[in-house]
RNA sequence: UUAAGACAAAGGCAAACCCGAGGUAACUCGGGGACGCAAAGCUACUGCUCCCUUUUUAAGUUUUUACUUUUAUUAAAUCUUAAAAGAGGGAGAGCAGGGUUACCAAC
Numbered sequence: 001u002u003a004a005g006a007c008a009a010a011g012g013c014a015a016a017c018c019c020g021a022g023g024u025a026a027c028u029c030g031g032g033g034a035c036g037c038a039a040a041g042c043u044a045c046u047g048c049u050c051c052c053u054u055u056u057u058a059a060g061u062u063u064u065u066a067c068u069u070u071u072a073u074u075a076a077a078u079c080u081u082a083a084a085a086g087a088g089g090g091a092g093a094g095c096a097g098g099g100u101u102a103c104c105a106a107c
Base pairs, nucleotide, nucleotide: 001106002105005104012037013036017032018031019030020029021028022027035094041100042099043098045097046096047095048092049091050090051089052088053087054086055085056083057082058081059080060079063077064076065075066074
């Protein structure tokens, strides 16, 4: 110095799944385990994905209140579900790009 890194050597990491712990969750940590990885080391800066909260809208077979002689209707609040967008908070570095550091080897 190396985008185009060996069937070499020394070593490294560890997906799914299982067990334990933490978290509402995404997911994380420890142990086992290896699908893979030449940065599968570190970093949420950009894009993206995922989770939670909230606002708005719609629906309803929730509940309550008001109106009413009663029922029904109507209105308001509440609850549940769904959708998209906005806002806030989080997760993913083994989704991609960027930043940054580095072993062996080769030159």

A computed fold for a 107-nucleotide RNA from a Deltaproteobacteria bacterium, annotated as c-di-GMP-I riboswitch aptamer. The organism belongs to Myxococcia, within Bacteria.